Annotation: The RNA shown here (Bacterial large signal recognition particle RNA) has 266 nucleotides and comes from an Oscillospiraceae bacterium. The gene name in the source record is ffs. The coordinates come from a structure-prediction model, not an experiment, and the mean pLDDT is 75. The source organism's lineage runs through Bacteria, Bacillati, Bacillota, Eubacteriales and Oscillospiraceae. Rfam family: Bacterial large signal recognition particle RNA. About the family: The signal recognition particle (SRP) is a universally conserved ribonucleoprotein involved in the co-translational targeting of proteins to membranes. The family's RNA type in Rfam is non-coding RNA gene.

[in-house]
RNA sequence: CCGCACUAGUCGGGGAGAUAGCGGUGCCCUGUCGCCUGCAAUCCGCUAUAGCAGGGAUGAAGCCCGGCCCCAGGAUCAUUGAUGUGCCGUUAGGCCUCGGUAAGCGGCAAUGAGGAAUCGGUCCCGCGCAACGGAAACCCGUGAAUCAUGUCAGGCGGGGAACCGAGCAGCAUUAAGCGGAACUUUCUGUGUGCCGCGGGGGCGCCGUUUCCGAGUUGGCUGCCGGUGUACCAGGCAUAUCAAAUGAUUCAAAAGCCGGUGUGCGG
Repeated sequence: CCGCACUAGUCGGGGAGAUAGCGGUGCCCUGUCGCCUGCAAUCCGCUAUAGCAGGGAUGAAGCCCGGCCCCAGGAUCAUUGAUGUGCCGUUAGGCCUCGGUAAGCGGCAAUGAGGAAUCGGUCCCGCGCAACGGAAACCCGUGAAUCAUGUCAGGCGGGGAACCGAGCAGCAUUAAGCGGAACUUUCUGUGUGCCGCGGGGGCGCCGUUUCCGAGUUGGCUGCCGGUGUACCAGGCAUAUCAAAUGAUUCAAAAGCCGGUGUGCGG
């Protein structure tokens, strides 16, 4: 080196998850490959030599083992974005509100802004007047059968008579009472009053007179400052989703390199 027969090995691998860890069933990815039967996610079987049990095929090599490289695919983190949730008003935003300013607009202003001075009013107290409201008096009308007055028919009583007496009805005038509208008088009341007198007070507002003589106001916009507001925007945190970029990690298949038995015979 060749031939024959065996054995080790191989007959898929990987990711996430789960697990003390390993593998399997399950989910996902991948190959130029594709063993069979039983067990198995409220799991099944093992222990770092990490599926267990049984059977079959291949079998020393292009097929097995290791390394390098490569990269399908996956995972994690970071950055960015979107959405949801929570918090922040000490968030240079927005919005509401208060104060200031007076740049712009506007109002008023030489028919005098504003200021100064003076005298008053508004305000309070006292007194008074008027109005209004209420009550009473006054006026008119009505008005006591019986217990108002006057006159008292008739009738009654006394008397010889003249006359006298008591006195019903009626009439008149009235008391109490009832009704009525104007004047007048008295009393009383008040969120009445271009009212009057006196006193007080005086921040603010209004007015008269005199003096000075051009601004003043703060309605709107702007600017400044303060308070508030979680609706919007913003910031922070967290969760989810989607890709992109970067880093780390696991990594199939392919590729390259290397390594690796036993027996017999030639």